The prediction has a mean pLDDT of 81.
Guanidine-I riboswitch aptamer from a Gammaproteobacteria bacterium, 105 nucleotides, folded computationally.
It matches the Rfam family "Guanidine-I riboswitch aptamer". Rfam links the family to the GO term regulation of gene expression. About the family: This family represents a conserved RNA structure found upstream of the ykkC and yxkD genes in Bacillus subtilis and related genes in other bacteria.
The source organism's lineage runs through Bacteria, Pseudomonadati, Pseudomonadota and Gammaproteobacteria.
The model forms 100% of the base pairs in the Rfam consensus.
RNA sequence: CUCCUAUGCAUCUAGGGUUCCGGUCUGCUUGCACGUCGAGACGCUGGUCCAAGAGAUGCAAUCCAGCUCUGGCUGGACACACGGCGGGACAAAAGCCCGGGAGAU
Repeated sequence: CUCCUAUGCAUCUAGGGUUCCGGUCUGCUUGCACGUCGAGACGCUGGUCCAAGAGAUGCAAUCCAGCUCUGGCUGGACACACGGCGGGACAAAAGCCCGGGAGAU
């Protein structure tokens, strides 16, 4: 300097916004109140929802060794990981995707 590899899924969490639910406020109808129907504004503790390569757990896959009745079984390994700007999707946003990227050491 170059190349290869660092797997997949599920359940969650940090986090995220606003489709839906809920909430708060406003206004309309009404003599007033209650009630009903429909509407607007606001992310508002929340529910549905999205969610981590560098977060957690589990299952599977892969590799190595041994055994085997050739169907498989058992054990082990599965390390490390600082990180923009900008763009993209879904209703929208994000630690999602671009991305183990650009860059840094």